[in-house]
C1' cells in the first nucleotide's frame, strides 16, 4: 500500500523554536510577516485500553481555523434560482484482518 467496519455539525494556547507556506487531490473560497508548514511544550478526548457502567483516567493511536470549509455524481420536492434534505464517490481517524 490492500480488505472489512464504525464515526466525522462538539472539543482543544494571547507559549517557545522556525521562517513561507498551508487548508488530501481538482474547482472554489479561505488562513498566513498582527507570522504558514514542521518541531517542542501545552491542551482536547474520537476509537482502542483501564477503572467503571453515571462517568473518570489519559496507557496506544489520533486530533487541536472555517460542518470532512463548500462543491463535484445520483435522487425527492419547488415559486425554476437556488437553497434545504437523502444517498453515493473521494478523504480523514480508530479497530480488526492478511
Nucleotide at each position: 500500500g490492500c480488505c472489512u467496519u464504525a464515526u466525522c455539525a462538539a472539543g482543544a494556547g494571547c507559549g517557545g523554536c522556525g521562517g513561507a507556506g498551508g487548508g488530501a487531490a481538482c474547482g472554489g473560497c479561505c488562513c498566513g510577516a498582527u507570522g504558514a508548514a514542521g518541531c517542542c511544550c501545552g491542551g482536547c478526548a474520537a476509537c482502542c485500553u483501564g477503572c467503571a457502567a453515571g462517568g473518570c483516567a489519559a496507557g496506544g493511536u489520533g486530533c487541536c481555523a472555517a460542518a470532512u470549509c463548500c462543491g463535484g455524481c445520483g435522487g425527492u420536492g419547488u415559486a425554476c434560482g437556488u437553497a434545504c434534505c437523502c444517498g453515493g464517490a473521494a478523504g480523514a481517524u480508530g479497530a480488526g484482518g492478511g
SAM riboswitch aptamer (S box leader), 98 nucleotides, folded computationally.
The coordinates come from a structure-prediction model, not an experiment, and the mean pLDDT is 81.